[in-house]
RNA sequence: AGAGUUUGAUCCUGGCUCAGGAUGAACGCUAGCGACAGGCUUAACACAUGCAAGUCGGGGGGCAGCGGGGCGCAGCGAUGCGCCGCCGGCGACCGGCGCACGGGUGAGUAACGCGUAUGCAACCUGCCCGUCAGCGGGGAAUAGCCCAUCGAAAGAUGGAUUAACGCCCCAUGGCGCAGGGCUCCCGCAUGGGGGCCCUGCCAAAGGAUUGGCGCUGACGGAUGGGCAUGCGUUCCAUUAGGCAGUUGGCGGGGUAACGGCCCACCAAGCCGACGAUGGAUAGGGGUUCUGAGAGGAAGGUCCCCCACAUUGGUACUGAGACACGGACCAGACUCCUACGGGAGGCAGCAGUGGGGAAUAUUGGUCAAUGGGCGCGAGCCUGAACCAGCCAAGUCGCGUGGAGGAAGAAGGAUCUAAGGUUUGUAAACUCCUUUUAUACGGGGGUAAAGAGUGGAACGCGUUCCAUAUUGCAAGUACCGUAUGAAUAAGCAUCGGCUAACUCCGUGCCAGCAGCCGCGGUAAUACGGAGGAUGCGAGCGUUAUCCGGAUUCAUUGGGUUUAAAGGGUGCGUAGGUGGUUUUUUAAGUCAGCGGUGAAAGUUUGUGGCUCAACCACAAAAAUGCCGUUGAAACUGGGGGACUAGAGUAUGUUUGAGGUAGGCGGAAUGCGUGGUGUAGCGGUGAAAUGCAUAGAUAUCACGCAGAACCCCGAUAGCGAAGGCAGCCUGCCAAGCCAUGACUGACACUGAGGCACGAAAGCGUGGGUAUCAAACAGGAUUAGAUACCCUGGUAGUCCACGCAGUAAACGAUGAUUACUAGGGGUUUGCGAUAUACGGUAAGCCCUACAGCGAAAGCGUUAAGUAAUCCACCUGGGGAGUACGCCGGCAACGGUGAAACUCAAAGGAAUUGACGGGGGCCCGCACAAGCGGAGGAACAUGUGGUUUAAUUCGAUGAUACGCGAGGAACCUUACCCGGGUUUGAACGCAGCCGGGCUGGGGCGGAAACGCCCCUUUCCGCGAGGACCGGCUGCGAGGUGCUGCAUGGUUGUCGUCAGCUCGUGCCGUGAGGUGUCGGCUUAAGUGCCAUAACGAGCGCAACCCCUGCCGCCAGUUGCUAGCAAGUGGCGUUGAGGACUCUGGCGGGACUGCCAGCGUAAGCUGCGAGGAAGGCGGGGAUGACGUCAAAUCAGCACGGCCCUUACAUCCGGGGCGACACACGUGUUACAAUGGCGUGGACAAAGAGCAGCCACUUGGCGACAAGGAGCGAAUCUCCAAACCACGUCUCAGUUCGGAUCGGAGUCUGCAACCCGACUCCGUGAAGCUGGAUUCGCUAGUAAUCGCGCAUCAGCCAUGGCGCGGUGAAUACGUUCCCGGGCCUUGUACACACCGCCCGUCAAGCCAUGGGAGCCGGGGGUACCUGAAGUCCGUAACCGCGAGGAUCGGCCUAGGGUAAAACCGGUGACUGGGGCUAAGUCGUAACAAGGUAGCCGUACCGGAAGGUGCGGCUG
Repeated sequence: AGAGUUUGAUCCUGGCUCAGGAUGAACGCUAGCGACAGGCUUAACACAUGCAAGUCGGGGGGCAGCGGGGCGCAGCGAUGCGCCGCCGGCGACCGGCGCACGGGUGAGUAACGCGUAUGCAACCUGCCCGUCAGCGGGGAAUAGCCCAUCGAAAGAUGGAUUAACGCCCCAUGGCGCAGGGCUCCCGCAUGGGGGCCCUGCCAAAGGAUUGGCGCUGACGGAUGGGCAUGCGUUCCAUUAGGCAGUUGGCGGGGUAACGGCCCACCAAGCCGACGAUGGAUAGGGGUUCUGAGAGGAAGGUCCCCCACAUUGGUACUGAGACACGGACCAGACUCCUACGGGAGGCAGCAGUGGGGAAUAUUGGUCAAUGGGCGCGAGCCUGAACCAGCCAAGUCGCGUGGAGGAAGAAGGAUCUAAGGUUUGUAAACUCCUUUUAUACGGGGGUAAAGAGUGGAACGCGUUCCAUAUUGCAAGUACCGUAUGAAUAAGCAUCGGCUAACUCCGUGCCAGCAGCCGCGGUAAUACGGAGGAUGCGAGCGUUAUCCGGAUUCAUUGGGUUUAAAGGGUGCGUAGGUGGUUUUUUAAGUCAGCGGUGAAAGUUUGUGGCUCAACCACAAAAAUGCCGUUGAAACUGGGGGACUAGAGUAUGUUUGAGGUAGGCGGAAUGCGUGGUGUAGCGGUGAAAUGCAUAGAUAUCACGCAGAACCCCGAUAGCGAAGGCAGCCUGCCAAGCCAUGACUGACACUGAGGCACGAAAGCGUGGGUAUCAAACAGGAUUAGAUACCCUGGUAGUCCACGCAGUAAACGAUGAUUACUAGGGGUUUGCGAUAUACGGUAAGCCCUACAGCGAAAGCGUUAAGUAAUCCACCUGGGGAGUACGCCGGCAACGGUGAAACUCAAAGGAAUUGACGGGGGCCCGCACAAGCGGAGGAACAUGUGGUUUAAUUCGAUGAUACGCGAGGAACCUUACCCGGGUUUGAACGCAGCCGGGCUGGGGCGGAAACGCCCCUUUCCGCGAGGACCGGCUGCGAGGUGCUGCAUGGUUGUCGUCAGCUCGUGCCGUGAGGUGUCGGCUUAAGUGCCAUAACGAGCGCAACCCCUGCCGCCAGUUGCUAGCAAGUGGCGUUGAGGACUCUGGCGGGACUGCCAGCGUAAGCUGCGAGGAAGGCGGGGAUGACGUCAAAUCAGCACGGCCCUUACAUCCGGGGCGACACACGUGUUACAAUGGCGUGGACAAAGAGCAGCCACUUGGCGACAAGGAGCGAAUCUCCAAACCACGUCUCAGUUCGGAUCGGAGUCUGCAACCCGACUCCGUGAAGCUGGAUUCGCUAGUAAUCGCGCAUCAGCCAUGGCGCGGUGAAUACGUUCCCGGGCCUUGUACACACCGCCCGUCAAGCCAUGGGAGCCGGGGGUACCUGAAGUCCGUAACCGCGAGGAUCGGCCUAGGGUAAAACCGGUGACUGGGGCUAAGUCGUAACAAGGUAGCCGUACCGGAAGGUGCGGCUG
């Protein structure tokens, strides 16, 4: 100090999440020791038991119990009994002091409760200290004890007697108190103090006796309290008004004291937006945690203050209480009871139950510290000090150290003959002993005192002597001995975040803080090995701060991300020009007081270190006082004119308002002309019209709106404002610089204005037009379109108060380059001026901004004031309140839910956006498909099996370029198991090989005959058998892969380096203009170059030349034949096949800057790429293929392997694709005749001959091929058929054959004879083709025994038509635009309905709670009054009254829970209906309002451009 997460990527905004620290914690796993600190956060719930406050006999009467003593009696004695308070002591009692401290808890309390600083001239203070003074005399009671009575008890009552430091009276008395008078001084408002005089009133206590301790009055001090005040002290305004002793006064009462604290009377005040009142929550502070700090959060332990003590009330006593372990009353609860009555209060220490995730022992001691009492010894002390339990925290120590490589074994893993890792880790050797265990030492430390005696000095302290006192604990610590001995875990390992592999699982089980993992190769689940982090702990959960500058004082924002109020006026408030003087509130400085201690920080020291503790210092940012300063802000006074306003004079305008006037259009009325349609639409229809429309002319009436001018023109605060004229009102600007003299700016509340729609009342109603009706469109059409049409639109008055009320930009002031346009003034005139002022626009510097953009009219630089924002949804909703006639407006949440929601820009993709361009894409043509039959492939169905794959284009005569067996992968059946093939090693045999028999469908099984080669030999070769090692799988995954392929597409694109631009994604280059088949080239240019593609290089073909000349050719010469290049010969020609040439817009003309284009140009065989082929950029489709092959993983192993026989892949209601043959006369049939190319051939092609109607057969030359063979058809000629289901067409079927083959039944081809189906040119729709092409004709080849080939691949023969053109369909390229798409339009996405779950609003009511009001009742108790009773009296009792806790009744308000039913909301892979939005989203969208509709929504009116 940051990181992850919105996107395809980017920048920004913005939320969520993480890493850190902390805790009185809890939970999980684990656990050796010590020191120090800590330990009911929940039920202020209920409590058994024990203890927690007593002490004083030196206050008293006394003597129950104990001890001692004395006396008496009994007894030998021990001893027993009785008496004596005589002594020690002492229960209970009277009295004194204490019990108001200490200890606990945090319920209440939002308060002078707490903190801080002041004040009391308005107060008190026991014990303590100091000073002064005093202590005389007397009296009456009462408890106890005793007697008696009542009661179960607790306890109570009566009688008698008695004491005191208990109580009372008298005396004395002051600098005491109260009243009055005189006088002096002082202060801070009331006032305070001193002196003198008069009157009145109030004291006392003794005990012990050695010192000494007490008592009374007064003053002073100290300590402790009481009261008052300033400032600070949580949240809610959906709590805005509150208050009746309320506010003040006068007089009284009360108190220690002031005060409405209380009372009578009088007045009507007091508090409140600077937040009263009400509600909710909460003890406050020192401090603690966190943070750089400012802050935020917390208030446990320790210290200070407060409050409370079962709940509520009350007083008594006392110096002090309205009293935790006191009293009275009331309530609830618990216990005892003889039922009549009584007792109790752990929020003291332990402990119990309960609650809870959760928090300890019914321990020891008063030794120390402290407290109470006491002269003291001492007693009491669950305060305190110690111990026990608990990893609950912090700190410290240990679980060993050194050496040790065969890098052991085992585990894990891999690229697996072997490596890597665990790992110097272990074993092993040497060493140490903290800890542990055992034994011993340790009167060492904590202790100094107190008491008594003595000494010194002014006090009070110090010193000396002296007997004695330790719970902890025989602990800390020290020593000795033994022996590595007694001691390591937890979490994590996808990124954030340090740490990786294997196996299992298969969107299951599970993980998860966020993003997210898991659907067969999971570093993310579970296990293992390894690694990482921390370590007696480690993780998880909860909470707080941090990170979060994410409430922003430090330190944020508001054009578009959330956010500027619709606009103005203006109150409070905030802020405020120049100069001078004064003041000193703010401000600054010095000094003083305070800011407790502990804590924090720094330094030093003490426990072996540390934590911990001690000492010292700092700090404590604060408050108060005081003395100064006077710049700035503020206050007071004076002056000024630059702000602001006023005046005068011009001037401008759709500024407002009232009235008058005008023409055009529309509709209607009347009349005329006129006749069949009009109107309307994409096309129609509804509608109007022969009762005369529309059209047209004339006249009239009505209402509404004002063409042109008209404009990024004007005016107004905004909304808004437009014919012309007039009246009234208001405003701006300019000039002058006359007047005032800061009068200013902003503006919470408030007031006013405020489009359209809407509402009320009354008018008006021409047009238009929500709703509504009808007609269309449509799957539907509650819409878009059409015909009608009512509110409304208009006016007056009133309400309403909202809009995309927008510049999505608050107001004011100042400053910061320019340029251009325009409006209105001014500078006498003016076309001049860088003139000047005020507006409205454009462009642009600096600067700003996330960018788009803004830019003197700021979104720049600054200042002041106001308003508003803080993730999305829920929601501008609910509830409450305010306003409104209503519609509704204003204010305005939460539960719950998501990890995003957004802004700007980028690259793509897409658009029923635009521009340019191309392609047999359309168009123009030719021929087909779709109808028929058949062939073939596919789907489906069937089947034992119909093996598998391919499925829009880019599957379907495809893999398959040959399924009868084989192939073959499928089915049935029968066999084999190291296996069908091959290799290696070992052993055995020689039966190598050939032949035969039996069973069987074959495979296979059983049996018989034959007896090998080389070498002298050992042995080898070959074959068979056995054994061992390696098998095999067309089983799965093409979504694990290689390789190959299809397609976009032979489309012109796809990129890179450097530079430049941009925060960045990215752009530029590659865009623009022209051109091209082309990113082909040229020009231009922040780009310059380059690569993969294009083109060219390669092959075939077209022309020519050269070379060569057999098997090809034959012109000339020669020979020969029935005929023939047949022969000699020749290279001329054709041809063959090798090398060259040729074409490049090179030439000409025109156009053009150029590239290039155009030309029935020239030349040329060929002309603008001559034709064809091969060649397929970056990439897309998780495209196809694991069944061509290869290959990872998984699976099978007497089977998912393998062999054999048979069957199937050939099925058949049907559907589709691709083809063949046809439907005929451009034809069929018959006869005769002509011309190719490219290929193939020895288990072959087969001439020729013979036989057969024929397929073919039997013979038989040639040829391994420019030599031989296969070998043409359409065409031509002649004849015939004459429009018909035919002499078309040939399916199907019957019969007879041929050939191949082991075998043609399922299931071959061919031949002959016979039979002669459908079909007469094919619906919607659709395919191919632009020239040697389409169409048409035949020929060949591969595979192959044969062939289901009509398929595929080639070859040549004959040989067209058409293209105006690019509007449209399809596909593609470039540029641009919009986008809410990026899985990219087969996208995204809205609402109703249906289902499940969740939280929430309303709700007849029901239940509960706190607070208040009114009335009734009213305990205890203070106070007041009081004739009878008591008392000599003082007085008391009694009774009454006031007040009040509590109780009851009543009406209402508030809050919470629950509630049949009901409203919307949220969430939930694959429900229903539609298609609203995003592209011109197919009717541009959105805002406000009104109406309507299953729903999104539609329409009207006005507004906005997002």
Molecule: small-subunit ribosomal RNA
Organism: sediment metagenome